A computed fold for a 72-nucleotide RNA from a Candidatus Kaiserbacteria bacterium, annotated as transfer RNA.
Rfam family: tRNA. Rfam classes the family as a transfer RNA.
The sequence was found in a public genome assembly.
The source organism's lineage runs through Bacteria, Bacteria candidate phyla and Candidatus Kaiseribacteriota.

RNA sequence: UGCGGGGUGGUGCAAUGGUAGUCACGUCGCGCUCUGGACGCGAAAAUCUUGGUUCGAGUCCAAGCCCCGCAG
Numbered sequence: 001u002g003c004g005g006g007g008u009g010g011u012g013c014a015a016u017g018g019u020a021g022u023c024a025c026g027u028c029g030c031g032c033u034c035u036g037g038a039c040g041c042g043a044a045a046a047u048c049u050u051g052g053u054u055c056g057a058g059u060c061c062a063a064g065c066c067c068c069g070c071a072g
Stems, first nucleotide, its partner, number of pairs: 001071007010025003013021001018055001027043005048064005
C1' cells in the first nucleotide's frame, strides 16, 4: 500500500430497516446468613466518528479513525 473481516454497557456476545437485549460475567444497593465470595430480588450502564438514503438506520451507502488476518 492492496484485499478481506471486525468496532454495540466495564468485559464477552445477540439483534429480518420498526421498543438497543427478561443475555452471560462484572459493578452497585437490598434481602438471606454467624459471615458472604454462595443464593434471591432490584438498579445503573452501550451501538467508533462525520455525512447521506429512508417515515424510520446498530443494520444500507460514502469518507475517516482504530483492531485482526492475508498478500506485497